[in-house]
RNA sequence: AGAGUCGGCCAGGCAAUCGCGUUUCCGCUGCAAAGCGGGAAGGAGGAAAGUCCGGGCUCCACAGGGCAGGGUGCCAGGUAACGCCUGGGAGGCGUGAGCCUACGGAAAGUGCAACAGAAAAUAUACCGCCUGACCCCAUUCGUGGGGAAAGGUAAGGGUGAAAUGGUGCGGUAAGAGCGCACCGCGCAACUGGUAACAGCUUGCGGCUUGGAAAACCCCACCUGGAGCAAGACCAAAUAGGAAGACGAUAUUGCGGCCCGCGAUGUCUUCGGGUAGGUCGCUUGAGGAUGCUGGUGACAGCAGUCCCAGAUGAAUGAUUGCCCACGACAGAACCCGGCUUACCGGCCGGCUCCCACU
RNA sequence: GGGGCCAUAGCUCAGCUGGUAGAGCGCUACAAUGGCAUUGUAGAGGCCGCCGGUUCGACUCCGGCUGGCUCCACCA
Repeated sequence: AGAGUCGGCCAGGCAAUCGCGUUUCCGCUGCAAAGCGGGAAGGAGGAAAGUCCGGGCUCCACAGGGCAGGGUGCCAGGUAACGCCUGGGAGGCGUGAGCCUACGGAAAGUGCAACAGAAAAUAUACCGCCUGACCCCAUUCGUGGGGAAAGGUAAGGGUGAAAUGGUGCGGUAAGAGCGCACCGCGCAACUGGUAACAGCUUGCGGCUUGGAAAACCCCACCUGGAGCAAGACCAAAUAGGAAGACGAUAUUGCGGCCCGCGAUGUCUUCGGGUAGGUCGCUUGAGGAUGCUGGUGACAGCAGUCCCAGAUGAAUGAUUGCCCACGACAGAACCCGGCUUACCGGCCGGCUCCCACU
Repeated sequence: GGGGCCAUAGCUCAGCUGGUAGAGCGCUACAAUGGCAUUGUAGAGGCCGCCGGUUCGACUCCGGCUGGCUCCACCA
């Protein structure tokens, strides 16, 4: 210098003027409510998004038992909790820094594998290899050649996505874990580790047990439902109406079922009225700083800061200057994550390659 | 803002515990008719909304996007 990888940060800047909605202060008017004028503070995001997970909060029993259903799935830790994060293990990719993984069980059971192929899960004999009763031909009568019932054989060929350990030696009629050595696999013990797991030492087993659980399922753990249009209060208006269901061993709520608990008229549909206000609403698992513990996620302590809260719904417009010419995109109860979208820029750690020393 | 559902031929819909996708209407050609309609015969037309993953194999199973439809205010 080039290529790459990981982590963090920023998201055009500055100034002036005019606006918008929030909070608050001052002045004037007013009995008050309030109105008018002026000032100050603060005013979108890393994803505010998708609503895919987890929690808080609210109501239904301050949510209880069982079944069903749903979810998660190597180990340990973090956390309010999680399907998230951190560290580790195993497997895979990369020269490497690093990256990726829905990663429990297929010897509990049931089912699946089209086409091709002999055979697709108790393995199997299509070609091939070997033996070969028997038959035919030749014969120097020793035998040779050809065919062939039946049998052996998983070394070789062929089919397929997938064909029941690999290499070598022995062995055999030909072969084969049939035997042996090494490698692989499984089980047990030992050692290290909290564990997943690893190790090689030892022993046992010739190998039995192919794939798929994002098929049903089994095992372990978790899981009540609904959502701020939850819910609470005030005000206004109307037809306190109609139909249906069931009626106390009943009905109904706890949105699957049973138990259990609560209520006593309840529910559904149609019809009628209003489309107003207040609370919930932002001080919170909160931010930044310092110290301490931890490999880390994170936790503890100290003092410190208050940082949008709208409801037809604010967060903008114009002008000037500058540059690298500005992407994706807009809060709506609030947090922790994940995922998706995104012009670019800055900082730091590390790796590879090239050159020089 | 918060729930639920759907996407397959031009239109309306089937399909599937994973094995190469159909029906009705419509369209095209031919026959029948003097001609049209009806009718009959034959045929075309699909990356199963898009992108990944699991699997030998995905319309189907699992994620992530995109688009569309629909419901939810209060009072008596």
This is a predicted complex of two RNAs, RNase P RNA and transfer RNA, with 433 nucleotides together. Rfam match: Bacterial RNase P class A. By type it is a ribozyme. Its mean pLDDT, the model's own confidence on a scale to 100, is 80.